[in-house]
RNA sequence: GCCUCUGUGGCUUAGCGGUAGAGCAUCUGACUUGUAAUCAGAAAGUCGGGGGUUCAAAUCCCCCCAGAGGCU
Numbered sequence: 001g002c003c004u005c006u007g008u009g010g011c012u013u014a015g016c017g018g019u020a021g022a023g024c025a026u027c028u029g030a031c032u033u034g035u036a037a038u039c040a041g042a043a044a045g046u047c048g049g050g051g052g053u054u055c056a057a058a059u060c061c062c063c064c065c066a067g068a069g070g071c072u
Stems, first nucleotide, its partner, number of pairs: 001071007010024004018055001026042005048064005
């Protein structure tokens, strides 16, 4: 230098162009003599960045950034 893949709450990850979901973790409450476990609830996402297409983009297109692998 070229090719391919990945990027979504703190972590791991789902998500046919039409409300961004789950598990773990965190916080609050219930239960308990107390803790753990369990149950109920809450908070937490500029969907890596920018632009484009579209009535509508995490999703499609282009450029860039970061990471992984391969070729030279």
Molecule: transfer RNA
Organism: Promethearchaeota archaeon